[in-house]
Molecule: small-subunit ribosomal RNA
Organism: uncultured bacterium
RNA sequence: AGAGUUUGAUCAUGGCUCAGGAUGAACGCUAGCGGCAGGCUUAAUACAUGCAAGUCGAGGGGCAGCAUGUCCCGUAGCAAUACGGGAUGAUGGCGACCGGCAAACGGGUGCGGAACACGUACAGAACCUUCCUUCGAGCGGGGAAUAGCCCAGAGAAAUUUGGAUUAAUACCCCAUAGCAUAUUGGAGAGGCAUCUCUUUAAUAUUAAAGAUUUAUCACUUGAAGAUGGCUGUGCGGCUGAUUAGGUAGUUGGCGGGGUAACGGCCCACCAAGCCUGCGAUCAGUAACUGGUGUGAGAGCACGACCAGUCACACGGGCACUGAGACACGGGCCCGACUCCUACGGGAGGCAGCAGUAAGGAAUAUUGGUCAAUGGACGAAAGUCUGAACCAGCCAUGCCGCGUGGAGGAUGAAGGUCCUCUGGAUUGUAAACUUCUUUUAUAUGGGACGAAAAAAGGGUUUUCUAACUCGUCUGACGGUACCAUAUGAAUAAGCACCGGCUAACUCCGUGCCAGCAGCCGCGGUAAUACGGAGGGUGCAAGCGUUAUCCGGAUUCACUGGGUUUAAAGGGUGCGUAGGUGGGUUGGUAAGUCAGUGGUGAAAUCCCCGAGCUUAACUUGGGAACUGCCAUUGAUACUAUCAGUCUUGAAUACCGUGGAGGUCAGCGGAAUAUGUCAUGUAGCGGUGAAAUGCUUAGAUAUGACAUAGAACACCAAUUGCGAAGGCAGCUAUCUAAGCCAUUAUUGACGCUGAUGCACGAAAGCGUGGGGAUCAAACAGGAUUAGAUACCCUGGUAGUCCACGCCCUAAACGAUGAUAACUCGAUGUUAGCGAUACACCGUUAGCGUCUUAGCGAAAGCGUUAAGUUAUCCACCUGGGGAGUACGCCCGCAAGGGUGAAACUCAAAGGAAUUGACGGGGGCCCGCACAAGCGGAGGAGCAUGUGGUUUAAUUCGAUGAUACGCGAGGAACCUUACCCGGGCUUGAAAGUUAGUGAAUGGGACAGAGACGUCCCAGUCCUUCGGGACACGAAACUAGGUGCUGCAUGGCUGUCGUCAGCUCGUGCCGUGAGGUGUUGGGUUAAGUCCCGCAACGAGCGCAACCCCUAUGUUUAGUUGCCAGCAUGUAAUGAUGGGGACUCUAAACAGACUGCCUGCGUAAGCAGUGAGGAAGGUGGGGACGACGUCAAGUCAUCAUGGCCCUUACGUCCGGGGCUACACACGUGCUACAAUGGAUGGUACAGCGGGCAGCUACACAGCAAUGUGAUGCCAAUCUCGAAAAGCCAUUCACAGUUCGGAUCGGGGUCUGCAACUCGACCCCGUGAAGUUGGAUUCGCUAGUAAUCGCGUAUCAGCAAUGACGCGGUGAAUACGUUCCCGGGCCUUGUACACACCGCCCGUCAAGCCAUGAAAGUUGGGAGUGCCUAAAGCAUGUAACCGCAAGGAGCGUGUCAGGGCAAAACCGAUAAUUGGGGCUAAGUCGUAACAAGGUAACCGUAG
Repeated sequence: AGAGUUUGAUCAUGGCUCAGGAUGAACGCUAGCGGCAGGCUUAAUACAUGCAAGUCGAGGGGCAGCAUGUCCCGUAGCAAUACGGGAUGAUGGCGACCGGCAAACGGGUGCGGAACACGUACAGAACCUUCCUUCGAGCGGGGAAUAGCCCAGAGAAAUUUGGAUUAAUACCCCAUAGCAUAUUGGAGAGGCAUCUCUUUAAUAUUAAAGAUUUAUCACUUGAAGAUGGCUGUGCGGCUGAUUAGGUAGUUGGCGGGGUAACGGCCCACCAAGCCUGCGAUCAGUAACUGGUGUGAGAGCACGACCAGUCACACGGGCACUGAGACACGGGCCCGACUCCUACGGGAGGCAGCAGUAAGGAAUAUUGGUCAAUGGACGAAAGUCUGAACCAGCCAUGCCGCGUGGAGGAUGAAGGUCCUCUGGAUUGUAAACUUCUUUUAUAUGGGACGAAAAAAGGGUUUUCUAACUCGUCUGACGGUACCAUAUGAAUAAGCACCGGCUAACUCCGUGCCAGCAGCCGCGGUAAUACGGAGGGUGCAAGCGUUAUCCGGAUUCACUGGGUUUAAAGGGUGCGUAGGUGGGUUGGUAAGUCAGUGGUGAAAUCCCCGAGCUUAACUUGGGAACUGCCAUUGAUACUAUCAGUCUUGAAUACCGUGGAGGUCAGCGGAAUAUGUCAUGUAGCGGUGAAAUGCUUAGAUAUGACAUAGAACACCAAUUGCGAAGGCAGCUAUCUAAGCCAUUAUUGACGCUGAUGCACGAAAGCGUGGGGAUCAAACAGGAUUAGAUACCCUGGUAGUCCACGCCCUAAACGAUGAUAACUCGAUGUUAGCGAUACACCGUUAGCGUCUUAGCGAAAGCGUUAAGUUAUCCACCUGGGGAGUACGCCCGCAAGGGUGAAACUCAAAGGAAUUGACGGGGGCCCGCACAAGCGGAGGAGCAUGUGGUUUAAUUCGAUGAUACGCGAGGAACCUUACCCGGGCUUGAAAGUUAGUGAAUGGGACAGAGACGUCCCAGUCCUUCGGGACACGAAACUAGGUGCUGCAUGGCUGUCGUCAGCUCGUGCCGUGAGGUGUUGGGUUAAGUCCCGCAACGAGCGCAACCCCUAUGUUUAGUUGCCAGCAUGUAAUGAUGGGGACUCUAAACAGACUGCCUGCGUAAGCAGUGAGGAAGGUGGGGACGACGUCAAGUCAUCAUGGCCCUUACGUCCGGGGCUACACACGUGCUACAAUGGAUGGUACAGCGGGCAGCUACACAGCAAUGUGAUGCCAAUCUCGAAAAGCCAUUCACAGUUCGGAUCGGGGUCUGCAACUCGACCCCGUGAAGUUGGAUUCGCUAGUAAUCGCGUAUCAGCAAUGACGCGGUGAAUACGUUCCCGGGCCUUGUACACACCGCCCGUCAAGCCAUGAAAGUUGGGAGUGCCUAAAGCAUGUAACCGCAAGGAGCGUGUCAGGGCAAAACCGAUAAUUGGGGCUAAGUCGUAACAAGGUAACCGUAG
């Protein structure tokens, strides 16, 4: 100090989350020791038991108990003596009692309380203070009682009644008394308003207690001090305005009462005040502080322990006593609860220490001691002290220590992993050797804390006091500590390892189980689940959970924002408030400085000290940023008094304007009415229909009426605060601007609350009503159409008056003032003699500099730089909703939440993709043509179905005559059955045998059993081949093409796809590659912040079209010659064709025109060929998780007497049906018959076969040539020439079926092809729709080849023959390219996404009611106590009892308010992989969207 998370990527906004620290913690796992701390945060719930406040005999009467003494008696004993009994308060002492002091401290808790309760600083001229200290004065006399004790009673008990008697430092009276108190005077001084102080005089009133060891202590009364308290005031510290008014003793006065004291504290009377937007009142919450945690700080949160203060003591009230209480372990009363009871009555209060129950996630022992410190009492010894000091329990925290150190590599074994003969890691880790002993264990020694006080003795001293001598005292504890001995001996876990965040592999699992703080993992190769190995972090702890601060500048004082992300009020006027021009002087409140006081201690910080260190404890210092007082300074702010003119305003001269208001007037248009002309339609739409019209419409003309709105001018114009304002004229009126002087003299700016204005729609009353037009009706459209379109049409639209008060009321930009480059247009003024040009002022616009901004953009009309004031924002949804309140006639408006839910929502820009956006361009894309498919039969493939199996794959284009370029067996992967298990095949190592051939038996065969023949080569080592045993290897067409390689399809032979450097941009990215032309082309040219380059295009390669050269066999034959019936058959020839090698040729090269150029055009020239001549091969970056694990290869998984392998048979050939691709046809441009002509590519020895013969033929039998430019397949067919058929289911068509054959093959049944004879089906040109093709193409005709024994080939791949038509053109369909635009899409439109309904869950609003809580009000009643009154009773009296009155806790009743809980039912909301209906939004989203309002 930051990081993760919105996006395909980016920047910014913005929330969520994490890393840190902390805790009175809890939970999980684990645990060796010690020190120091801490330990009911919940039920201020209820409490058994014990203890926590007593003490004084030196106040008193006394004597129950204990001890002692004395006396008497008894027992034992000789006695001393011991024991027992009795008497005696005589002594030590002392239960209970009277009395004094204490009990108001100490200890606990945090209920209440938002308050002078607390903190801080002042004040008391308005006060009290026992004990203590100092200084004065005094301590005389008397009296009456009462507890106790005794007697007698009541009662279960608690307790209590009566009688008799008694004491005091208890009580009362008298005396004495002033510097006391009260009253009235005098004098003086001072202050701060009331006043205070000093002094003096008079009058009145009030005291006392004794004890004793004679030292003294106690007592009374004053003054002073100290301590402690009480009271008042300033300032400070919570939330809510959905709490805005509160208050009747209330505010003040006068007079009383009361108090220690002021005071409405209380009372009588009088006045009507007092508090409040600087937040009263009400509601909620809360003890406050020093401080604690965190933070850089400012802050924020907290207030355990320790310390100060307050409040409370079962809930509530009350007083008594006392110096002090309205009293935790006192009292009275009421209430609730618990307990005892003899039922009549009583008792109690752990928020003291332990402890119990309960609650809770959770918090300890019914311990020891007064040794120390402190407290109460006492003269003291001393007693009491759950205060305190200690111990016990708990890893609750902080701190410290240890669990060993050194050496040790066969880098052991084992584990784990891997590329597995081996390596890596665990790991110097272990073993092993050696060393040490903290700690643990044992034994022994053994503290500090203790020094006094007091008692006693002594010295000094008047006393007080000081000094000194000596004695006694330790709970903790035989603890800390020290020493010795033994021996590595007694001692390591927890969390994590996808990113954030340090740390990685294997196995298991398979969207399951599970994880998760956020993002997110898991659907068969999971570093994210579970286990293991390894690693990382911390360590006697480690993690989790909860909470606080931080990070969060995410409430922003330090230190944020508001055009579009959340956020400027719709606009103005203006109150309070805030803020404010120049200058002079005064004051000194703010401000600044010095000084003084205070800011408790502890804490924090610094320097030291003490425990072995540290934590901890402690000395000193600093600090405590604050408050108060005082002295000074006077720049600024403030204030007071002057003054000035520049801000502001006013007057005067001008000026422009749809500014407002009211009245009058005008024309065009529309509608309606009347009349006229006129005839069949009009109107409307994408097309129609509804509608109007022969009762005369529409159209045209004339006249009349009505209401509303004002064309042209008109504009980037003007005016207004905004909303808004538009014909013309007039009235009244407001504001602005310019120029010039004059006047006032800061009068200014802003503006919460408030007031006013405020489009449209809407509401009320009354008018008006032409047009348009929600609702509504009809017609269309549509799957539907409650819409869009059409025909009608009512509110409304208009006016007057009154409401409503909202808009995307927008410049999405508050008002005012100042400053900061320019250019240009325009409106209205002014100036220069001014029409141009120029200057200036005020507006309205555009572009732009600096600057700003996330960017888009803004830019003197700021979103720049500053100042002042107001308003508003703080993630999305829920929601501008609910509740409450205010306003409104209503509609509704204003104000305005929460629960719950999500990890985003949103802004700007970028690249793509997409659009029923735009522009440009291309393609057999359409169009123009030709021929097909879709209908029939058959062939073939697929789906489906069937089956034991019908093996598998391919599935829009880009699967379907595809893998398969040959399924009868084999193939074959499928099914049934029968076999084998190191296996059917390959390799290695021993062993045996030649190999091999033939035969027999069983069997469907594989295979099994048996027999015969055979006896290899050799360098003698062995080798080839075969069999068989064991072992290492096998094998799998099993799965995953979504783990892969390779190969392939497609977009697409489309023209694109990128890079380097530079430049631009915060960045993603852009530029280049865009633009203007051109091209088949990102082809080329020009321009240009780009300059270059690469992969693609083109070219280079092959075939073909022309020629030349070379060559001349098997090809050719012109001329010469020979020969035949005939044939290049032969001699020969290279001329020609041809063959096959090289070369030439074409490049817009030439010409004309156009053009800057590239290039284009031309029936141009030339040329075999002309603008890429034709064809092929060749396929950029990439897309489709496209296809293929069944060509092959391959990771992982799976099978291993089987998912391997061998064999026989079957199946892949099934068949209601559906689809694709083809063949043959439907005929006369044809069929049939006969004759006749012309190719090219290719193939051939397990082959092609001439020729001859046989057969109708398939074919057979002979036979010949050829390993091929030689022989052969081989007939080319369409064509041409004839003949026939005459439009029909035919002399078309050939399916199907019957019969007979041929061939291949081990074998044609399932299941081959061919031939012959016979049979002769559908079909007469094919619906919607759809396919191919632009020239040697389509169409048509035949030929060849691969595979192959044969063949289901009509397929595929090639070859040649004959050989067209059409293209105006790019509007439309499809696909594609470039530029641009919009976007809420990025899995990218097969996208995204909205609402109702249905289902489940969740929280919430309303609700007849039901129920609870606290506070208040009124009335009734009223205990104790207090105050007061009082004749009967008590008392001599004082006084008391009793009774009355007042007050009053509590109780009851009543009505209303507030806050909850719950409820049938009901409303919407949120969430939830695959529900229903539509398609509202995002593209022109298919009717642009959105805002307000109404329906």